Small-subunit ribosomal RNA from a metagenome, 1525 nucleotides, folded computationally. The RNAcentral record of the sequence draws on SILVA. The coordinates come from a structure-prediction model, not an experiment, and the mean pLDDT is 85.

RNA sequence: AGGGUUUGAUCCUGGCUCAGAACGAACGCUGGCGGCGUGGAUUAGGCAUGCAAGUCGAGCGACCCAUGAUUCUUCGGAGCCAUGGGGAGCGGCGGAAGGGUGAGUAACGUGUAGAUGACCUGCCCUCGGGUCUACUGGAUAACGCCGGGAAACUGGUGCUAAUACAGGAUAGGAUCCAGGAGCCGCAUGACUCCUGGAUUAAAGGAUGGCCUCUGAUUUAAGCUUUCGCCCGAGGAGGGGUCUACGUCCUAUUAGCUUGUUGGUGGGGUAACGGCCCACCAAGGCUCUGAUGGGUAGCCGACCUGAGAGGGUGACCGGCCACACUGGGACUGAGACACUGCCCAGACUCCUACGGGAGGCUGCAGUCGAGAAUCUUCCCCAAUGGGCGCAAGCCUGAGGGAGCGACGCCGCGUGGAGGACGAAGGCCUUAGGGUUGUAAACUCCUGUCACCGGUUAGGAAAUCCUGCGUAGAUAAUACCUACGCAGGUUGACGAAAGCCGGAGAGGAAGCCACGGCUAACUUCGUGCCAGCAGCCGCGGUAAGACGAAGGUGGCAAGCGUUGUUCGGAAUCACUGGGCAUAAAGGGCACCUAGGCGGCCUGACAAGUCGGAUGUGAAAUCCCUCGGCCUAACCGAGGAAUUGCGUCCGAAACUGCCAGGCUUGAGGGCAGGAGGGGUGCAUGGAAUUCCGGGUGGAGCGGUGAAAUGCGUUGAUAUCCGGAGGAACGCCGGCGGCGAAAGCGGUGCACUGGUCUGUUCCUGACGCUGAAGUGCGAAAGCCAGGGGAGCAAACGGGAUUAGAUACCCCGGUAGUCCUGGCUGUAAACGUUGGGCACUAGGUAGGGGGGUACCUAACGCCUCUCUGCUGGAGAUAAUUUUUUAAGUGCCCCGCCUGGGGAGUAUGGUCGCGAGGCUGAAACUCAAAGGAAUUGACGGGGGCUCACACAAGCGGUGGAGCAUGUUGUUUAAUUCGAAGCAACGCGCAGAACCUUACCUGGGCUUGACAUGCUAGUGGUACGACCUGAAAGGGCGAGGACCCUCUUCGGAGGGAGCUAGCACAGGUGUUGCAUGGCUGUCGUCAGCUCGUGUCGUGAGAUGUUGGGUUAAGUCCCGUAACGAGCGAAACCCCUGUUCCUAGUUGCCAGCGGGUAAUGCCGGGGACUCUAGGGAGACUGCCGGUGUCAAACCGGAGGAAGGUGGGGAUGACGUCAAGUCCUCAUGGCCCUUACGCCCAGGGCUACAAACGUGCCACAAUGGCCGGUACAAAGGGAAGCAAGACCGUGAGGUGGAGCAAAUCCCAAAAAGCCGGUCUCAGUUCGGAUUGAAGGCUGCAAUUCGCCUUCAUGAAGCUGGAAUCGCUAGUAACCGUGGAUCAGCUACGCCACGGUGAAUAAGUUCCUGAGCCUUGUACACACCGCCCGUCAAGCCACGAGAGCCGGGAGUGCCCGAAGUCGCUGACCCAACCGCUAGACGGAGGGAGGCGCCGACGGCAAGCUCGGUGAUUGGGACUAAGUCGUAACAAGGUA
Repeated sequence: AGGGUUUGAUCCUGGCUCAGAACGAACGCUGGCGGCGUGGAUUAGGCAUGCAAGUCGAGCGACCCAUGAUUCUUCGGAGCCAUGGGGAGCGGCGGAAGGGUGAGUAACGUGUAGAUGACCUGCCCUCGGGUCUACUGGAUAACGCCGGGAAACUGGUGCUAAUACAGGAUAGGAUCCAGGAGCCGCAUGACUCCUGGAUUAAAGGAUGGCCUCUGAUUUAAGCUUUCGCCCGAGGAGGGGUCUACGUCCUAUUAGCUUGUUGGUGGGGUAACGGCCCACCAAGGCUCUGAUGGGUAGCCGACCUGAGAGGGUGACCGGCCACACUGGGACUGAGACACUGCCCAGACUCCUACGGGAGGCUGCAGUCGAGAAUCUUCCCCAAUGGGCGCAAGCCUGAGGGAGCGACGCCGCGUGGAGGACGAAGGCCUUAGGGUUGUAAACUCCUGUCACCGGUUAGGAAAUCCUGCGUAGAUAAUACCUACGCAGGUUGACGAAAGCCGGAGAGGAAGCCACGGCUAACUUCGUGCCAGCAGCCGCGGUAAGACGAAGGUGGCAAGCGUUGUUCGGAAUCACUGGGCAUAAAGGGCACCUAGGCGGCCUGACAAGUCGGAUGUGAAAUCCCUCGGCCUAACCGAGGAAUUGCGUCCGAAACUGCCAGGCUUGAGGGCAGGAGGGGUGCAUGGAAUUCCGGGUGGAGCGGUGAAAUGCGUUGAUAUCCGGAGGAACGCCGGCGGCGAAAGCGGUGCACUGGUCUGUUCCUGACGCUGAAGUGCGAAAGCCAGGGGAGCAAACGGGAUUAGAUACCCCGGUAGUCCUGGCUGUAAACGUUGGGCACUAGGUAGGGGGGUACCUAACGCCUCUCUGCUGGAGAUAAUUUUUUAAGUGCCCCGCCUGGGGAGUAUGGUCGCGAGGCUGAAACUCAAAGGAAUUGACGGGGGCUCACACAAGCGGUGGAGCAUGUUGUUUAAUUCGAAGCAACGCGCAGAACCUUACCUGGGCUUGACAUGCUAGUGGUACGACCUGAAAGGGCGAGGACCCUCUUCGGAGGGAGCUAGCACAGGUGUUGCAUGGCUGUCGUCAGCUCGUGUCGUGAGAUGUUGGGUUAAGUCCCGUAACGAGCGAAACCCCUGUUCCUAGUUGCCAGCGGGUAAUGCCGGGGACUCUAGGGAGACUGCCGGUGUCAAACCGGAGGAAGGUGGGGAUGACGUCAAGUCCUCAUGGCCCUUACGCCCAGGGCUACAAACGUGCCACAAUGGCCGGUACAAAGGGAAGCAAGACCGUGAGGUGGAGCAAAUCCCAAAAAGCCGGUCUCAGUUCGGAUUGAAGGCUGCAAUUCGCCUUCAUGAAGCUGGAAUCGCUAGUAACCGUGGAUCAGCUACGCCACGGUGAAUAAGUUCCUGAGCCUUGUACACACCGCCCGUCAAGCCACGAGAGCCGGGAGUGCCCGAAGUCGCUGACCCAACCGCUAGACGGAGGGAGGCGCCGACGGCAAGCUCGGUGAUUGGGACUAAGUCGUAACAAGGUA
């Protein structure tokens, strides 16, 4: 710090997703040790049991127990005293702290800073004064007695004490009242002082000592010391209250409020205050978000982040709130009180049914729910707290231990050596590689764990003893304070540390390995099983599933899940956007608000500087230090970005005051205009009505029909009526804010421009809310209605046609009044101001020349085009910004769901405005690029069409294919580009198929082992053969040799490795081939342009068969193709002259180059020449080139062939061959016999022969080329009607043979007929090949003589030596189903010179939502499954309130005839008073009840749309002009 993912590729926008860190976690697998932390996040659900708050006998009385002394004794014991102990009671202090939890609370709750001149404060500290010379009094619990009750508990009566209670005295002081003075402040006021009056206190206890004082015998009530008590003042610490600011979401909550806001007077409180009450006034809060709803304890801090921020509020610390739920007060310094009280409620428990008891959100523990959170442990040794003089007691605070890898940190599981590298595993190209120095093995070490021993620190106090100093005192005593010495105290702890011992021994896993992302192979599986964070893997070679080996990462852990921040600049303060990606409000006016020109002065709110207070501690950071290190802990510093106070500055903003004119507005003088409203008016046209003329059609369309018309249409003329709209001018011209505005005139009226610089003096800009305007359609009411025209009717079209086209036609369109309030209301671009190159055109003004005009020039304003810089993702934009800045408003935050639901609001309605979520997807999008495509365009080609000639499609036959059949009919080929194709030869063979019979190292290859001379070979038997059986005869080569033989090879036999497979995959492949296409294309290097994909070059103008060439040109060159080079052919020359040729010469024959000879010719086959737009004319850009011509055998690539660019079709072929993987192995291999590939209802393709007279038949006769020939071609001759046979000359071939060429030509015949056409089919007889012609060959002869009389829709070939017609040869081959194929020659046309159309192709351009590329993409209904949501008669539940009723406890108030010890009075009592109380009444008041609503949630027959889901139905809406833009 970024990466992956939209595309064929690119740039951008934009979402999703990953890598990081963290956690009070949970889950899976695994697990050695220690340290430090941490652990009920869910049900604030319910709780058994134990413990968590007591203490003081030095406050008090009584009782009990023990010991000792003593007295008495009936010897049982009793009394008294002392000491120690015990439980209860009165009394004091503490139970308001400590500990827990986060339910409630959006609040002065909390945080920060302040205020208290409006307050309180037990214990503690300091200071002042006091504590009565026995001041006084009356009670009460305990206890005893008598009762009630199951219990809890409780009644009566009698006795008693106090530091309990009460009365009195005193008052330095305090409080209150009155008066006076001083001083200060911030309004009420604060403080200080003086005078007078009133009110107001107390409690005693203890140890020791002493004789100074008093009393005294000791001893004390005295003194001393000490702990308390009371009244004040101050402090410290703690608290109460108030103020400012900060503190979540929601406007689909916009109004809330009656004690409400204020005042006066009272009450109440520690204290201000509507805190409460009476009366008076009518206020108070709110878009700077009141009120309501939802959620939530707040903070220091913690996590993350570069920061700003975002998230969180566990542990630790501060504050708050709560204590079963709700209400209430009492006591107290403090509570409305966690382990106190009262009431109500729910729940649990006890009960004798009458009543009672209880509150773990203390520590442990338990149940429940949950993914999930521990021991019913030890100790008060330390720290701290309560009580106490103290000892001490209490303390689940705390200190420790235990459990949990929950987290952080540390350590270990060994170290060194050890192979050209063991075994095993895995892979392998079989060579090897890897695991891997890893192991074994050798030598060591000794952490942790284990065993034994040993020693620190947490401990210092208190207290006791002794000593010293000081205070107090009469005192060297005692006491107190301080110091010194000694003694006393450890839960943890069998801990930690140290020493020793033994021994590598007890200690490694988890995840990942397609990309992101570090790490790869094999096997298994076969869109299955599965994986997956995103993209995506898996359909037979999966680095993505599962396993194994290997590797990577981390490590006592590793992964997963969840959550937070980050990445995300993806809510943008730092730090984003809005023409086309999401996003400018339809337009204007205006309120609040925000922002605002120039100059001067003043102030100091913002702003800036300095100082100071605060910002608790802990945390973070730095430095240092303590545990072996680290985590952890300690000390110091820094920081705490904040807030307050004081001092200062005055540039900027602000505020105040004064001024200015340039912004803005106004005046005056002119101007242009479809700006608006109303009234009036005009002509053309359509339609209708009346009349005339006229006479058969009109109209309409692609073509028609419906429709109109002889009752007279259309057409035409005249007249009339009515409504709507305003031609030409008219123009990217004008006006308006937008919507919008178009004949003419008048009236009224808005805005704007120019000139002048006369006036005002910042009066400005924007604008949430609000208000107004607002096309069309639509609605209400009333008019109007010519034309047009939704709906509707009809006619066409069509598979259908609820459409497009046609004929009609109603709302509506028009007017008046009202409503609606939306549009692609668009420049898809909010408004304002300023600045920033030009050019050009148009509209409206002004200025400028001697006068006028035109033109020119200058200037203001409006509207366009083009364009440099800049901007932009690009397209584009560009003074009319989308540039550069400032101000204000509106809006956006992935696609779908959805502008939907719901709520609200507006509307007569239609509907508008506001406006979600669940769910779902990994994209949706913008611009541009290259292709492809278009029922887009342009240019140009091709037997593409047209013009022609001949065919196919109909018949018969041949052949291939489909289908069917079959035991098998082997397999492949499938539009063009499968179908006379693989097959250039299926009777056996071929042969791959079927049936049957057989073989198993095999028909074939290589290697190894063993055997082998009666072995190989081989007669014979069986059999259809293959095979099986038997076994006469019977070998070969090499070396050694003792000549007996031994060893080896070949061969054979047996066995092991292996062979073999036309089995599968052409979608694993090589090679080869087809096709587009002999089309003219396809690319590269460098440069340039573009962010980039890419472009340029290769486009353009010409030209060509051609990207052929020329010109132009940010391109310049080059390559593969085209062309040329090669072959055949056409002319000629040279050379050569046999087997070819024969002119001349000679010879010869019946005849023939037959012979001599010749090289002239033909020819043969080698080599040259020739043709290049070279020449001429014209056209053309002075070009390329084209047209015409000359010459020439040939003329513009002369004709033909070979030659096939980059690529496309997963085209074809695993059955040519090769080959990976898979499969079979006594069979899917091999051999054999027979059968099949030749089947036959039917269909298709390709052909042959015909249908006849341009013909058939018969006779005669002429002229080729190219081939083939030895298991061959075969002549002459003879036989046969013939196929053929006999026979064999010649020929390995320019020599011989096949071999006759045929059409043609000459002559004859047939005469238009199913024929003398046609030959299928069938019969008979033959021939040939072959082991064998039945399935299943060819040929011959005779006989037979079918269909067929030119072939529907449709369709094929061909542009010249071509089509058509004619024959000839060859390959394969024993033969042949060949009419096929490949070659060869003979005869030999017609038509076109064009490109409208069909098909295909090339280039340029255009559109695109296509890129698997139009055989593309894609929409909606319906049908099916599944999911979430809305509506819904209703039903159920929760929450917060409102009104009324009831009214507990309790405070307060009133009352108090009943009750009462303290004080007072007197007549002294059963007295009265004062005062208090029970009880009663009243206000308030929780729970509860009634009522009507509000709000949230659940559920609901049915219903609505929506999302999603390999192959359902119907159509074809959109994307190309998408076929109606």